The RNA shown here (transfer RNA) has 72 nucleotides and comes from a Bradymonadaceae bacterium. The organism belongs to Bradymonadaceae, within Bacteria. It matches the Rfam family "tRNA". RNAcentral holds the sequence, with entries from ENA. Its mean pLDDT, the model's own confidence on a scale to 100, is 83.
RNA sequence: UGCGGGAUGGAGCAGUGGUAGCUCGGGAGGCUCAUAACCUCCAGGUCGCCAGUUCGAAUCUGGCUCCCGCGA
Numbered sequence: 001u002g003c004g005g006g007a008u009g010g011a012g013c014a015g016u017g018g019u020a021g022c023u024c025g026g027g028a029g030g031c032u033c034a035u036a037a038c039c040u041c042c043a044g045g046u047c048g049c050c051a052g053u054u055c056g057a058a059u060c061u062g063g064c065u066c067c068c069g070c071g072a
Stems, first nucleotide, its partner, number of pairs: 002070006010024004018055001026042005048064005
């Protein structure tokens, strides 16, 4: 320098145009003599950044940043 993939709660990941979700983790409560397990509820997200398209963008388009891989 070229090509490809990725960036979404604390962690790992879904979501391909119309309410931002799942599992684990955290907090509170229930159950229990008690702990674990189990059950219920709650908090936690400017969806990497800046523009564009659209009535509407995590999603489509352009540029940029960072990470991973391949090639030279």